[in-house]
């Protein structure tokens, strides 16, 4: 520099569920909590997925609702690229 994770040692992260905050929503965020997890560490660059307040279009006599389109929300624990890093063993 690479390439792997059988054991091991420090040791991190935390999924559903509940309580609470924030948010239109999707979701976040803090405490319990623990299914996983060697990048479950970081970046929305490009796909996916989610949501649809705002806008647009429909339809309605009108307004309130109501349908359909959409991301400027959101997800890195969805997959790809970037960046960066612990052990231990080729």
């Nucleotide at each position: 520099c690479u390439c792997a994770g059988a054991a091991a040692a420090g040791g991190g992260c935390a999924a559903a569920c509940c309580c609470g905050g924030u948010g239109a929503a999707a979701g976040u965020c803090g405490g319990g909590g623990g299914c996983g997890c060697a990048a479950a560490g970081c970046c929305a660059u490009g796909g996916g997925u989610c949501u649809a307040a705002g806008g647009c279009c429909g339809g309605u006599u009108c307004c309130u609702g109501c349908g359909g389109c959409u991301a400027u929300g959101a997800u890195c624990g969805u997959c790809a690229g970037g960046c960066u890093g612990c052990c231990u063993g080729g």

The RNA shown here (c-di-GMP-I riboswitch aptamer) has 90 nucleotides and comes from Candidatus Acetocimmeria pyornia. Its mean pLDDT, the model's own confidence on a scale to 100, is 86. It matches the Rfam family "c-di-GMP-I riboswitch aptamer". From the family's description: GEMM was predicted in a large-scale screen for bacterial structured RNA regulatory elements. Taxonomically the source falls in Candidatus Acetocimmeria (Bacteria, Bacillati, Bacillota, Clostridia). It was read from a public genome assembly, where an Rfam model found it.